[in-house]
This is a predicted structure of a 104-nucleotide RNA (SAM riboswitch aptamer (S box leader)) from a soil metagenome. Its Rfam family is "SAM riboswitch aptamer (S box leader)". From the family's description: The SAM riboswitch is found upstream of a number of genes which code for proteins involved in methionine or cysteine biosynthesis in Gram-positive bacteria. The prediction has a mean pLDDT of 84.
RNA sequence: CUCAUCGAGACCGGCUGAGGGAUUGGGCCCGAAGAAGCCGGGGCAACCGCCGCCAAGCGGAAAGGUGCCAACUCCUGCGGAGUCGAAAGAUUCCGGCAGAUGAG
Numbered sequence: 001c002u003c004a005u006c007g008a009g010a011c012c013g014g015c016u017g018a019g020g021g022a023u024u025g026g027g028c029c030c031g032a033a034g035a036a037g038c039c040g041g042g043g044c045a046a047c048c049g050c051c052g053c054c055a056a057g058c059g060g061a062a063a064g065g066u067g068c069c070a071a072c073u074c075c076u077g078c079g080g081a082g083u084c085g086a087a088a089g090a091u092u093c094c095g096g097c098a099g100a101u102g103a104g
Stems, first nucleotide, its partner, number of pairs: 001104006011041005019030003024077004042069003047065002050060004073098001078095007
């Protein structure tokens, strides 16, 4: 850089000790009943790989390579549309931006 996916799913123990939820603004949360990190074990999922059907596609298993295990990527910011409202604003949807994971 390209492509695919991102409303589902899945936590205990040890060490440690104050932060964390990517980034920046706003919001809202989690955290001394222990954050982040590291280690061990467990689990989820099924991208690659594997198996079956010629292939596409679908199905299967979960020993391998990754990934993941609070909240939709926690929500929002930019553009458009709808609904409510006198307005301020609230809310829903679509797209975009940014990001995450995998494959190349």

The sequence is in RNAcentral, with records from MGnify.